[in-house]
Molecule: transfer RNA
Organism: Candidatus Nomurabacteria bacterium
RNA sequence: GCAGAGAUAGCUCAGUGGUAGAGCGACGGACCCUGAAUCCGUAGGUCUCCGGUUCAAAUCCGGAUCUCUGCU
Numbered sequence: 001g002c003a004g005a006g007a008u009a010g011c012u013c014a015g016u017g018g019u020a021g022a023g024c025g026a027c028g029g030a031c032c033c034u035g036a037a038u039c040c041g042u043a044g045g046u047c048u049c050c051g052g053u054u055c056a057a058a059u060c061c062g063g064a065u066c067u068c069u070g071c072u
Base pairs, nucleotide, nucleotide: 001071002070003069004068005067006066007065010024011023012022013021018055026042027041028040029039030038048064049063050062051061052060
């Protein structure tokens, strides 16, 4: 330099046009003599950024930045 993949909650990831989710973690409660385990609940996200298409975009298109992989 060229090509491909990726960026979504504190972490690991789902979500292929119609109100953003799970597991783990955090916090509160139930249970328990206490703790662990288990159960219930709560909080936590401008979906990397800018623009475009659309009635409607995490999702489609273009560009930027960063990460990983391959080739030269």